[in-house]
RNA sequence: UCUUAUCAAGAGUAGUGGAGGGACAGGCCCGCUGAAACUACGGCAACCAUCAAAUGUUUCAUUUGAAAUGGUGCUAAUUCCUGCAAAGUAACCACUUUGAAAGAUGAGA
Numbered sequence: 001u002c003u004u005a006u007c008a009a010g011a012g013u014a015g016u017g018g019a020g021g022g023a024c025a026g027g028c029c030c031g032c033u034g035a036a037a038c039u040a041c042g043g044c045a046a047c048c049a050u051c052a053a054a055u056g057u058u059u060c061a062u063u064u065g066a067a068a069u070g071g072u073g074c075u076a077a078u079u080c081c082u083g084c085a086a087a088g089u090a091a092c093c094a095c096u097u098u099g100a101a102a103g104a105u106g107a108g109a
Base pairs, nucleotide, nucleotide: 001109002108003107004106005105006104007103012041013040014039015038016037020030021029022028024083025082026081027080042075043074044073047071048070049069050066051065052064053063054062055061056060079102084099085098086097087096088095089094
């Protein structure tokens, strides 16, 4: 970089550290009652590995379920909201819904 699945639920304390952080832009938030980052110990979830069953085109694939041992991930706010397009309501500002784009994570290349 490409493909694919998911993204409305869930889950934090302490130590070091000192001013930033929430991807980007605009908003709106979080932060010296301590941000980022790092460390320790927890927790959540169930993508992959694992186990069981069913089905099929049967060394494999798909679906459903189990468990939480291993590999990741996550642990303020829906991916914090919007960013493009369409439809609807309102027609002064605006609002709602759906789909995309972008982003994040897993798996594969």

RNAcentral holds the sequence, with entries from MGnify. A computed fold for a 109-nucleotide RNA from a soil metagenome, annotated as SAM riboswitch aptamer (S box leader). The model forms 97% of the base pairs in the Rfam consensus.